[in-house]
Context: one part of a larger RNA
RNA sequence: CUGGGCGUAAAGCGCACGUAGGUGGUUUAUUAAGUCAGAUGUGAAAGCCCCGGGCUCAACCUGGGAACUGCAUUUGAAACUGGUAAGCUAGAGUAUGGUAGAGGUAAGUGGAAUUCCAGGUGUAGCGGUGAAAUGCGUAGAUAUCUGGAGGAACAUCAGUGGCGAAGGCGACUUGCUGGACCAAUAAUGACACUGAGGGGGCGAAAGCGUGGGGAGCAAACAGGAUUAGACACCCUGGUAGUCCACCCCGUAAGCGAUGUCAACUAGCCGUUGGGAGCAAUUAAGCUUUUAGUUCGUAGCUAACGCGUUAAGUUCUCCGCCUGGGGAGUACGCCGGCAACGGUAAAACUC
Numbered sequence: 001c002u003g004g005g006c007g008u009a010a011a012g013c014g015c016a017c018g019u020a021g022g023u024g025g026u027u028u029a030u031u032a033a034g035u036c037a038g039a040u041g042u043g044a045a046a047g048c049c050c051c052g053g054g055c056u057c058a059a060c061c062u063g064g065g066a067a068c069u070g071c072a073u074u075u076g077a078a079a080c081u082g083g084u085a086a087g088c089u090a091g092a093g094u095a096u097g098g099u100a101g102a103g104g105u106a107a108g109u110g111g112a113a114u115u116c117c118a119g120g121u122g123u124a125g126c127g128g129u130g131a132a133a134u135g136c137g138u139a140g141a142u143a144u145c146u147g148g149a150g151g152a153a154c155a156u157c158a159g160u161g162g163c164g165a166a167g168g169c170g171a172c173u174u175g176c177u178g179g180a181c182c183a184a185u186a187a188u189g190a191c192a193c194u195g196a197g198g199g200g201g202c203g204a205a206a207g208c209g210u211g212g213g214g215a216g217c218a219a220a221c222a223g224g225a226u227u228a229g230a231c232a233c234c235c236u237g238g239u240a241g242u243c244c245a246c247c248c249c250g251u252a253a254g255c256g257a258u259g260u261c262a263a264c265u266a267g268c269c270g271u272u273g274g275g276a277g278c279a280a281u282u283a284a285g286c287u288u289u290u291a292g293u294u295c296g297u298a299g300c301u302a303a304c305g306c307g308u309u310a311a312g313u314u315c316u317c318c319g320c321c322u323g324g325g326g327a328g329u330a331c332g333c334c335g336g337c338a339a340c341g342g343u344a345a346a347a348c349u350c
Base pairs, nucleotide, nucleotide: 004321005320006319007304008303012318014202015201017199021194022193023192025088026087027086028085029084030083031082033081034080035077036076037075038074039073040072041071042070049065050064051063052062053061054060091191092188094186095185096184097182098181099180103177104176105175106174107173108172109171110154115149116148117147118146119145120144121143125136126135162169163168207248209246210245211244212243216242217241221237222236223235224234259317262314263313264312267295270293271292272291273290274289275288276287277286278285299306300305323350324349325348332343333342334341335340
């Protein structure tokens, strides 16, 4: 370099944006870089291959041919790719009018519950477990009523429901704001797709820094149990943390273990969310579109299974894999306050 692969066997970057690069709709004209054809020159000799000749044969030597698939120059062709010019509207985005939504962000507000504080009633237990004990309680607990404080989370609605690129998002109100979908037109006229070992951005939880906050829960820790032991499971406590602001970290079974864009390929019934049109006495019906879900034909698959939301049939670009262990480690470099992250071997061994 070629090849075979990537749902579960090794293998899809966590996610999008986007640079270089790669790829790119349709029509006409033109050009001739790629492409195709002819000619000329060159492509040393030897060797290989073919046909002969000479050593008794062969090896070996030798004559001729072919080949040297290439390069350069030149003459043509114009379908395809590329370039140039002029168009087109089916891709793409824009405008107008609507629709649904836990999409994001900031501010404000609310009720239930836990805990604590104060007061009233009230008396001997409460709590906890498999059973107990530690713990709390006559300095009046638990229970119950009233008032207050404070923090965190938002029951029901709630749904193989919705929204978001992913991470993720759930009380209510308001401001600002991103995307999606639908209908009918209008204008733009390929403006598109992908995206590096270039780049910057977002990115659960835990963790870090500074300053707040701290109700409940709860690593660490302490005590009580259990046990042969119990550095655990169970119980009573309990600090970081969990919460907020700003900054860092950049990892997860970041999962659909399934990269992105586009086209094509039986369906059915069941279903669900959003929109539009027609019909209609009504929430029912019919058509269409977008999104989610169950099953299933052909086909694919090692099987399981997938099956118009493909793992089917094709296409574009990127990423990644190449026996197990050693090892996602060492060393070096880059990033980070650190924790650590990224990149990433070999010896040896089976």